The part of an RNA shown here (small-subunit ribosomal RNA, central domain) has 346 nucleotides and comes from an uncultured prokaryote. The prediction has a mean pLDDT of 88.
Context: one part of a larger RNA
RNA sequence: UUGGGUUUAAAGGGUACGUAGGUGGCCUAUUAAGUCAGUGGUGAAAUUUUGCAGCUUAACUGUAAAACUGCCAUUGAUACUGGUAGGCUUGAGUAUUGUUGAGGCAGGCGGAAUUUAUGAUGUAGCGGUGAAAUGCAUAGAUAUCAUAAAGAACACCGAUUGCGAAGGCAGCUCACUAAGCCGAUACUGACGCUCAGGGACGAAAGCGUGGGUAGCGAACAGGAUUAGAUCCCCUGGUAGUCCACGCCGUAAACGAUGUUAACUAGCCGUUGGCGAUAUACUGUCAGCGGCCAAGCGAAAGCGUUAAGUUAUCCACCUGGGGAGUACGAUCGCAAGGUUGAAACUC
Numbered sequence: 001u002u003g004g005g006u007u008u009a010a011a012g013g014g015u016a017c018g019u020a021g022g023u024g025g026c027c028u029a030u031u032a033a034g035u036c037a038g039u040g041g042u043g044a045a046a047u048u049u050u051g052c053a054g055c056u057u058a059a060c061u062g063u064a065a066a067a068c069u070g071c072c073a074u075u076g077a078u079a080c081u082g083g084u085a086g087g088c089u090u091g092a093g094u095a096u097u098g099u100u101g102a103g104g105c106a107g108g109c110g111g112a113a114u115u116u117a118u119g120a121u122g123u124a125g126c127g128g129u130g131a132a133a134u135g136c137a138u139a140g141a142u143a144u145c146a147u148a149a150a151g152a153a154c155a156c157c158g159a160u161u162g163c164g165a166a167g168g169c170a171g172c173u174c175a176c177u178a179a180g181c182c183g184a185u186a187c188u189g190a191c192g193c194u195c196a197g198g199g200a201c202g203a204a205a206g207c208g209u210g211g212g213u214a215g216c217g218a219a220c221a222g223g224a225u226u227a228g229a230u231c232c233c234c235u236g237g238u239a240g241u242c243c244a245c246g247c248c249g250u251a252a253a254c255g256a257u258g259u260u261a262a263c264u265a266g267c268c269g270u271u272g273g274c275g276a277u278a279u280a281c282u283g284u285c286a287g288c289g290g291c292c293a294a295g296c297g298a299a300a301g302c303g304u305u306a307a308g309u310u311a312u313c314c315a316c317c318u319g320g321g322g323a324g325u326a327c328g329a330u331c332g333c334a335a336g337g338u339u340g341a342a343a344c345u346c
Base pairs, nucleotide, nucleotide: 004317005316006315007300008299012314014201015200017198021194022193023192025088026087027086028085029084030083031082033081034080035077036076037075038074039073040072041071042070048066049065050064051063052062053061054060091191092188093187094186095185096184098181099180100179103177104176107173108172109171110154114150115149116148117147118146119145120144121143125136126135162169163168206247207246208245209244210243211242215241216240220236221235222234223233258313260311261310262309263308266291267290268289269288270287271286272285273284274283295302296301319346320345321344328339329338330337331336
C1' cells in the first nucleotide's frame, strides 16, 4: 500500500459552517474527451514462455514462434461518464397562513430560604458526632417575634417531557432575534450532498483586569479517629463559585455509534400539527420512548431513530509497554494545547 475494519476488542474528528477537491435527479438533441471495436506503426537485442535442434545428459547454447498486457496514428460505435444547447419538477430553496418550545441575547419584577445587623421576649446552654472535642454563649448565645440589608439559586408544576448543531437551556414578564413542524397554494428550476486546509461556536476547572462575596468551599488551621492519619467525620476558612470584558480550547465533549439519501414485517405509549367520524380517538406528517419479524452481530445486543440492505464524501485504526512522552514546529500571559516519533523491552 492493498485487503479488512471503527457501540463495548485498536479505531468517528467536541459541534456545525464552508473553500479547493470528490460526488450527484428526469427528458431531448448534439459532440466524441473518457469508454469500446477494427486497422496500421512502434514496443532493440538479451531475458521470460513454448516447439525443435546441438554438446553422452543437464546447466548451457542455437533456431523458430509466442509474449512484451504499453504508446502513437487512423477509421468507426454512442449504451454509460464527461462537454455543449434546450426543457422538466419529484431533490433543494423562496414567499404566504398557522403553530410549538427551559432555543439565544438585553432589561425589569417576584416570593420562599439562608446569613448578617438592629430592636424585643427570655435564660443556660447551643452546636456537632458512631461517641466526642475544637467552636459559639452570662460582654446574654441557641430559641421565638419584628424591621432592615445583601448575594446566590429558582421548591411544587417536572415527565421515558420540550428546545438547541454540539456545549447546553428551567421563577414571572417585556423588547429584539434565530429555528423547527404541520397545512394549502404559488414561484425558482438541480441551485444538491460531503468536505482536506480554514475561520466560528465550544461544560467544568484555570488565567488577566475591574467589581461582587449570602451560602457552599480546593488550599490552609484546629478538633477527633488511628499504630500512624499529610484521608474519611466535625468546627472554621482563602482562592473559587457570581457579574463585565478578554484569554484558554480541553472532558467518559458518550448514543463510547460521522454526515446525507434510499429501501426493508409489526405492536404499544407519548409531544407538535392537520384531519373530521374513525366513536373518542381512526388515519397521516414531523419528533421522543418501550417491545419485538426478517436480517446483522464474537456475544451482549441492534432492530424504519439499525449496529439490517445499498450509495456518496470526510475522519480514524493496524500487538502491549516506552508514550500522547522526547525532539522540532506552532498556538497561549501562564497553566498548558495541537502535531507527534525512536531506541529499548515483552